[in-house]
Parts: sequence; C1' cells; structure tokens
RNA sequence: GGAGCAGGCCGGGAGAUCGCCGGCCCCCGCCCGGGGGCCGGAGGAAAGUCCGAACACCACAGGGCAGGGUGCUCCGUAACGCGGAGGCGCUUUCGGGCGACGGCAAGUGCAACAGAAAGCAGACCGCCCCGCCGAUACGGCGGGGUAAGGGUGAAACGGUGCGGUAAGAGCGCACCAGUUCCCCGGGCGACCGGGGAAGCUGGGUAAACCCCACCCGGUGCAAGACCAAAUAGGGGAGUGUUCGAGGGCGGCCCGCCCAAGCUCCCGGGUCGGUUGCAGGAGGCGCCGGGCAACCGGCGUCCACAGAGGAAUGAUCUCCGCCCGGUUCGGGGCGACCCGCUCCGGGAACAGAAUUCGGCUUAUGGUCUGCUCCGGCC
Repeated sequence: GGAGCAGGCCGGGAGAUCGCCGGCCCCCGCCCGGGGGCCGGAGGAAAGUCCGAACACCACAGGGCAGGGUGCUCCGUAACGCGGAGGCGCUUUCGGGCGACGGCAAGUGCAACAGAAAGCAGACCGCCCCGCCGAUACGGCGGGGUAAGGGUGAAACGGUGCGGUAAGAGCGCACCAGUUCCCCGGGCGACCGGGGAAGCUGGGUAAACCCCACCCGGUGCAAGACCAAAUAGGGGAGUGUUCGAGGGCGGCCCGCCCAAGCUCCCGGGUCGGUUGCAGGAGGCGCCGGGCAACCGGCGUCCACAGAGGAAUGAUCUCCGCCCGGUUCGGGGCGACCCGCUCCGGGAACAGAAUUCGGCUUAUGGUCUGCUCCGGCC
C1' cells in the first nucleotide's frame, strides 16, 4: 500500500428570507373572515408489520381434545421466537462466520440416475467345494458355499492386521472408531477429561407425518370511555275542549272508554365533540454490582408533534464533512502518506398516526482493533 473481518459512533451546525402544521395571546367592537406576536413541530431506521408485551373490550369453573408455536445450557428481561455468556457441531483467506442444536434403537412414509442387489439387503464379475462330460492342462454344464476382492452409486450393513477356513465371514483375537452401561475427577449446567465392561455395529430423512417436553383464548386505539344535536321514530304524563275531527258501548241523547292532534318530560342511536394520548418497563450524568446482556442507588431533565389521510420544506451566505484536481511545506529508499491554499462537484435511505421491547430490511460517512497478501529495509 491492497484485500478482508469484527465492533463502536455520527446521520450536519449558525444566520437571513419566503412558506407549511398545531397551541396560546392580542387587534379589526362580538360571529364569520382576516392580520400580528410568541412557543412547539420526525428517525436511526419513524419502514416491513415478523415476534413479544402494555392497555382496552369480548369470552372463560376445572380438566381434556383439536389447532398453532418453540426446542443445547445457564443467565438477563414485564415478556419474547429477543439479548448476553458458554457447550457442541459445521465452515473459513483462521480474523471470524453459521447452526429449529430433543427423538428415525416407537410406528408410518419418502429417495432421481447408475447398479445383480437400496432396506427382515444383495451373487453381475470373481473366489472356493462337489458332481457329470471332454484324454490331461484347462474348459463347459449342473448343484452349493462365500460379502475378502472388482464394478455401480451420495450411500452396499464398522476399519486395519493376524489367526481361522475349501474359500470366506466379529467366526475368534489385538488395536482404532462409534453406541450403550458403570466408576472417578472438573463444571450451577449443556458438557469435558480419564478409566473399565459388553462384539452391541442399529443407513439417510422429523423447516416428512408423527412421538416427547414446554408455551399459547379472541379482537385490536377504527380497542374502549364520556358528552351529545337537527330530522325521523319509541315511551310516559297532561289535555282531548268544542269554533273543527274519528272509532267503540246495536239506533238517538247524556255519559264513559279508545284516540288523531297539541303541550311537557324521559330514554336509545346517528352527525359532531372530548378523552384514551405523550411523565414513560422514559432520557442523560455519576457511583456501585456483574465477564456481559442487564440491575441497583443518587442527582437532573422533559406541559407544548400528536392528527383529521396526515404539517416539519425551499433558496442564499459562512463553517464543518466527503470526492476529484492543484500550489507550497513536511515525512518515507519507494509505491505513497500528512498538513495547508485555491478551483470544481457531492451529501444517501427515508416520513410519526395508541405506546413500548426486539428482530429484519434500506442507506451516506467515520473511527478503532484484528487477519491475510504484496513492496522496501
């Protein structure tokens, strides 16, 4: 100098002008409408809405079934599928990265091609034995044994060697690998280290059905609570007279009942308004505990976006940042590096809608540490 890995931090600052949203105040006498002043006004991800909660309403005795999720250990947390520290495994340029990481020795299922045979394995070639035929060597045919060798495959039922055998075979033995069981030591634990026993050697696949353990009610701030019109309709009370209704008591009169209408009251819904809703699992600083995640104590700060399909922007100047070039100075053997001056250019992803804790994704820069490669000495 180049390539890469991991972790942290920042996401421009000041001023001027013109705007946008909200609140309060003042003025135009009050409403309407308008003007002015002051204050406040997005993010590290506000995003995806993927997990977990708070809160609210509905449902619910308890237990089970169904359904869904999670799945090494310990810790953290309000909780989590999140985080921290570890264990084990895989992988790497050896810095690190990744892992649904319980069970296929309960049952069921699945597996292309090749191959004789692929799941209570399997005789294609080969090897060996026996019988028959050919005169022998040897070959052919038939019967049988054999998984040691060849060949196919991702995978052929532990590996190497010795013994054994007609040839072979954990058939026997030694060593190695694995599994199961036992003992000792370390660790809270996952697990690790050491020793011993048993020929036990059971193929893969569970983000396949399934089994085991644990967890889980549903819907979401358009939840919900409160206030509450106009119009229409509901209920109750009074009146119902007579100048004017209608019906019933068989006709008529009186009377009584019903009842349109009128007056008043009550209750429900809708429009609308208020709230939920910004002081909270809060931010910052210091101290203490802990490897850490995180926790505790003390101090301090925060009325002021809260929204309704939704406002926080634009221009200019200066400073800061980045990129390219450049003058000068400095450093180095050198590729180059650092500082300064000037010129030109650039500044991403994105947009709160009840709130919070995570995860994931998008994105501009910067710093620190580490690894590998190259150059020079």